[in-house]
RNA sequence: CGGACCGUAGCUCAGUUGGUAGAGCACGACACUUUUAAUGUUGGGGUCGAGGGUCCGAUUCCCUCCGGUCCGA
Numbered sequence: 001c002g003g004a005c006c007g008u009a010g011c012u013c014a015g016u017u018g019g020u021a022g023a024g025c026a027c028g029a030c031a032c033u034u035u036u037a038a039u040g041u042u043g044g045g046g047u048c049g050a051g052g053g054u055c056c057g058a059u060u061c062c063c064u065c066c067g068g069u070c071c072g073a
Base pairs, nucleotide, nucleotide: 001072002071003070004069005068006067007066010025011024012023013022019056027043028042029041030040031039049065050064051063052062053061
């Protein structure tokens, strides 16, 4: 310098033929228990990496940039 992939909750990751954003674990509350743990119920938590463009509408399509991994030179 060129190319590919990735960036979504505290962590690990789903989610596309564009139409209200989810799971598991973690965390809070309650139940149970002598207590803890385990188990059950329930709740909170997201500017979907940043900025633009297209569109009635963008996590999703297009462009630029930032960060990470890998390949090539």

Predicted 3D model of a 73-nucleotide RNA (transfer RNA) from a Kiritimatiellia bacterium. Its mean pLDDT, the model's own confidence on a scale to 100, is 81. It matches the Rfam family "tRNA". Its family is annotated with triplet codon-amino acid adaptor activity in the Gene Ontology. The family's RNA type in Rfam is transfer RNA. The sequence was found in a public genome assembly. Lineage of the source: Bacteria > Pseudomonadati > Kiritimatiellota > Kiritimatiellia.